The prediction has a mean pLDDT of 75. A computed fold for a 354-nucleotide RNA from a Gammaproteobacteria bacterium, annotated as Bacterial RNase P class A. The gene name in the source record is rnpB. The organism belongs to Gammaproteobacteria, within Bacteria. Rfam family: Bacterial RNase P class A. Rfam classes the family as a ribozyme.
RNA sequence: GGAGUCGGCCAGGCAAUCGCGGGUCGUUUGCGACGCGAGGAAAGUCCGGGCUCCAUAGGACAAGGUGCCAGGUAACGCCUGGGAGGCGUGAGUCUACGGAAAGUGCCGCAGAAAAUAGACCGCCAUUUUUAAUGGUAAGGGUGAAAAGGUGCGGUAAGAGCGCACCGCGCUGCUGGUAACAGCAGUGGCAGGGUAAACCCCACCUGGAGCAAGACCAAAUAGAGGAACUGUCAGUUUCGGCUGCAAGGCGUGGUCCGCGCUGUUCCUGGGUAGGUCGCUAAAGCCCUUUGGUGACAAAGGGCGUAGAUGAAUGAUUGCCCACGACAGAACCCGGCUUAUCGGCCGGCUCCCACU
Numbered sequence: 001g002g003a004g005u006c007g008g009c010c011a012g013g014c015a016a017u018c019g020c021g022g023g024u025c026g027u028u029u030g031c032g033a034c035g036c037g038a039g040g041a042a043a044g045u046c047c048g049g050g051c052u053c054c055a056u057a058g059g060a061c062a063a064g065g066u067g068c069c070a071g072g073u074a075a076c077g078c079c080u081g082g083g084a085g086g087c088g089u090g091a092g093u094c095u096a097c098g099g100a101a102a103g104u105g106c107c108g109c110a111g112a113a114a115a116u117a118g119a120c121c122g123c124c125a126u127u128u129u130u131a132a133u134g135g136u137a138a139g140g141g142u143g144a145a146a147a148g149g150u151g152c153g154g155u156a157a158g159a160g161c162g163c164a165c166c167g168c169g170c171u172g173c174u175g176g177u178a179a180c181a182g183c184a185g186u187g188g189c190a191g192g193g194u195a196a197a198c199c200c201c202a203c204c205u206g207g208a209g210c211a212a213g214a215c216c217a218a219a220u221a222g223a224g225g226a227a228c229u230g231u232c233a234g235u236u237u238c239g240g241c242u243g244c245a246a247g248g249c250g251u252g253g254u255c256c257g258c259g260c261u262g263u264u265c266c267u268g269g270g271u272a273g274g275u276c277g278c279u280a281a282a283g284c285c286c287u288u289u290g291g292u293g294a295c296a297a298a299g300g301g302c303g304u305a306g307a308u309g310a311a312u313g314a315u316u317g318c319c320c321a322c323g324a325c326a327g328a329a330c331c332c333g334g335c336u337u338a339u340c341g342g343c344c345g346g347c348u349c350c351c352a353c354u
């Protein structure tokens, strides 16, 4: 200098004016002053939890999910570290990574044969020699996949048939918390693949969700109960019962008018509406300590949206690298997806020079 890989950060800036939603203070209740007001994903609603109600969820079954090991965490399908395997010269990166020597199912086309393996060509032997029968899984061919691979021996030709090494299974020892790795011995060697097919094994999961839910509570709405007014009317078995309203309520500035209604009190439910839930929380920032790390502990500091037809905007000026994806709605931890440009750091490889 070039190429690459991993991690972190920013998300146009400044100023003025007007406006909008909360908060605090003052106030003459009209308002004024001060301060705050979207994100790294607020998104998808895919996981996990807090919180709330239903409820009592102990066991079993069903259903669903997770699936190498250890740790972190409130918890997780997330994260960290490690193991194994694939890719890369490397830094690194990817993995749905338990079980197919429990059972069942499936394996298109091609191919002789797709699993109780298999004889098409080839090779070898014999015979009745343009062929048939038998032996043979070394070689050819098919396929995603065909009884482990290489070599030597052996054989009629072959074959774990025998041997060496590698691979595989089993046993033991060593290292490691473990996954696993290494070493030694042993068995000629189990009988293809598929479990994001059923299934088996281990572990986890009660359901609904802030429109959860709690509280207050209007009326010319409406339920139940008690007491009561009148020179009123009707009726009476003289206890009462039925009806009516002087008055009251609403509309309205007032009167008239119109509408409703016997009066007063008590009780419970509950609509409209209102309050809470609602943002101080597994909170954020800094330092130190422990840890490889995720993270944890201690100390110090901060006040940082809370609406409910739902605010977070508009205009102007200056500057630049000319500005992407996109906007809270109970709250957190993750994952995934979208995203203009730019900055910082660790590491790797190649080339050149000293």
Stems, first nucleotide, its partner, number of pairs: 001350010012319007020037002023034004039325001043336002046334005051209004063205005068082005083097001084095004098200002103198002105194003120140002122136006148166006167189001168187008213276004223267006229245002232243004247261005283302008320323001